Predicted 3D model of a 547-nucleotide part of an RNA (large-subunit ribosomal RNA, domain I) from a bacterium. Model confidence (mean pLDDT): 80 of 100. RNAcentral holds the full RNA, with entries from ENA.
[in-house]
Context: one part of a larger RNA
RNA sequence: GGCUUACGGUGAAUGCCUUGGCGCCAAAUGCCGACGAAGGACGUGGGAAACUGCGAUAAGCUCGGGCGAGCUGUUAACAAGCGUUUGAACCCGAGAUCUCCGAAUGGGGAAACCCACUGUGGCGAACCCACAGUAUCUUACACAACCAACACAGUGUAAGAAGGGAACCUGGGGAACUGAAACAUCUAAGUACCCAGAGGAAAAGAGAUCAUUCCGCUAGUAGUGGCGAGCGAACGCGGAGUAGCCCAAACCAUUUCUGCUUGCAGAAGUGGGGUUGUAGGGCCUGGCAUAUGGAAGUUACAAAUCAAUCAGUUAGCGGAAAGGUGUGGGACAGCCUGCCAAAGAGGGUGAUAGCCCCGUAUGCGAAAACUGAUUGACUUCCGCUAGGUACCUGAGUACUGCCGGGCACGCUAAUCCGGUAGGAAUCUGGGGAGUCCACUCUCCAAGGCUAAAUACGUUUGGCGACCGAUAGUGAACAAGUACCGUGAGGGAAAGGUGAAAAGUCCCCCUGUUAGGGGAGUGAAAUAGAACCUGAAACCGUAAGCCU
Numbered sequence: 001g002g003c004u005u006a007c008g009g010u011g012a013a014u015g016c017c018u019u020g021g022c023g024c025c026a027a028a029u030g031c032c033g034a035c036g037a038a039g040g041a042c043g044u045g046g047g048a049a050a051c052u053g054c055g056a057u058a059a060g061c062u063c064g065g066g067c068g069a070g071c072u073g074u075u076a077a078c079a080a081g082c083g084u085u086u087g088a089a090c091c092c093g094a095g096a097u098c099u100c101c102g103a104a105u106g107g108g109g110a111a112a113c114c115c116a117c118u119g120u121g122g123c124g125a126a127c128c129c130a131c132a133g134u135a136u137c138u139u140a141c142a143c144a145a146c147c148a149a150c151a152c153a154g155u156g157u158a159a160g161a162a163g164g165g166a167a168c169c170u171g172g173g174g175a176a177c178u179g180a181a182a183c184a185u186c187u188a189a190g191u192a193c194c195c196a197g198a199g200g201a202a203a204a205g206a207g208a209u210c211a212u213u214c215c216g217c218u219a220g221u222a223g224u225g226g227c228g229a230g231c232g233a234a235c236g237c238g239g240a241g242u243a244g245c246c247c248a249a250a251c252c253a254u255u256u257c258u259g260c261u262u263g264c265a266g267a268a269g270u271g272g273g274g275u276u277g278u279a280g281g282g283c284c285u286g287g288c289a290u291a292u293g294g295a296a297g298u299u300a301c302a303a304a305u306c307a308a309u310c311a312g313u314u315a316g317c318g319g320a321a322a323g324g325u326g327u328g329g330g331a332c333a334g335c336c337u338g339c340c341a342a343a344g345a346g347g348g349u350g351a352u353a354g355c356c357c358c359g360u361a362u363g364c365g366a367a368a369a370c371u372g373a374u375u376g377a378c379u380u381c382c383g384c385u386a387g388g389u390a391c392c393u394g395a396g397u398a399c400u401g402c403c404g405g406g407c408a409c410g411c412u413a414a415u416c417c418g419g420u421a422g423g424a425a426u427c428u429g430g431g432g433a434g435u436c437c438a439c440u441c442u443c444c445a446a447g448g449c450u451a452a453a454u455a456c457g458u459u460u461g462g463c464g465a466c467c468g469a470u471a472g473u474g475a476a477c478a479a480g481u482a483c484c485g486u487g488a489g490g491g492a493a494a495g496g497u498g499a500a501a502a503g504u505c506c507c508c509c510u511g512u513u514a515g516g517g518g519a520g521u522g523a524a525a526u527a528g529a530a531c532c533u534g535a536a537a538c539c540g541u542a543a544g545c546c547u
Base pairs, nucleotide, nucleotide: 001546002545003544004543005542006541007540008539009538015532016496017495020467021466022464023463024462025461026460027459028458029457030456031164032163039101040100041099042055043054044053046078049075050074051073061095062094063093064092065091066090070082071081072080106115107114108113116134117133118132119131120130121129122128136161137160138159139158140157141156142155143154168199169197170196171195172194173193179186183226213240214239215238216237217236223231224230244449245448246447247394251272252271253270254269255268256267257266258265259264260263277427279393280392281391282389283388284387285386286385287384288383293382294381295380296379297378305377306376307375308374309373310372311371312370313369314368316364317363318362322337323336324335325334338355339354340344346358347357348356399422400421401420402419403418404417405416409434429444430443431442432441433440483490484489503531506518507517508516509515
């Protein structure tokens, strides 16, 4: 020096565990904000810090309800206190307080700071202090000097707006990498991204055609396509869920103004009327009918809000049944003998518990708040028909040419939307049926509203051939933390003593809050906090063998 064996050190794999994640389902539920939000800064405890809570009334104050012996949040003990029929702490509901910044709104500003004015009060003036008000925009109303009115400017009052929101939604804009094995039409993709806006959903939607929406199929079909790469329907069928309506106009009444022919016309407004396609409505002339009734509604249509009751949610309450033996540190294992079960889901307890604890099946419960349903009050509506008349039925609209966009459809291209140049008809009218024409069938545009089924999230509950600490969220731990970056932004590592701290009194070694040896605790200390298990690499000690 090598090899082997044994025993250690280091090291952290592995095994076991789970406080945390991930996914699915069901139910419930969804906007907040000038009454100052979201998000923060700074404070706040008996005591330094972090988290949590809270706001100068500051881990809290008041009221109502629940609960019933403990309690003063966590790391985390101590001190000092609160409470047990005068009911603390805790849980639920309602209220009060709620510094400063932040839309931030009196002015300013390098956010959490600086500086004002006005009014009221303390206090009679000044100073000082306290409280309140003082931004902008929009709309409405009010107010003046110019001759009056209008207009404009200004001032005041009232109401509203603003800002935020992970994902979901609508609209306005809108790429490129990439694919086409290059690349230009095409694709990626109307995606990413930007902007605006809305809501608990949004959007769409009630026939110029079977309301709209969503799911499964139709079907990777028909098509489309440098007929390349690719893109990709519909009809129809089945299911979820269903809900339909209101204006404009004709006509009638009426208000104001203007004009003049002085009772008519025009303009603006209000009320009634009316809403359709086998056309409907208006108007005129007739006929029949009626309510102590009927219909509908108060989340749309379309007007109208409260009350009562019930149900649910936001605290809770009751809730069956076991003993012995012996092994063990410990019984929940074994053995013996029982019991409950509408409960043998699950978790905990010193090992594996239906009968020890929490629960579970099942039954019950709210002063207060919220949600929903029903009922009552409440609100609205109530005609049918014959004949005539030709008054109305959405115009720079439909449609046409050219161009562009959207439709699965890139064009000879129907249908839809926009630009541009033209530009109708008025029911004897007009649109559609994939160029176009005829016939036939069908529908009525150019105004508006509309729940549900759908998307996403949150909460609660349940479940998992989901993960188990290099996994699962980035985050099981003071994690969007430490740290990095001027900044936008990037972004970790880090779990496990034991059943219980019983966390080693005391003694010794020693330069030592280091480490260790005894002793003690414990089932175990090679479980001693660098703490479950403790592999390997790597480093030693001892012995044997070889050199």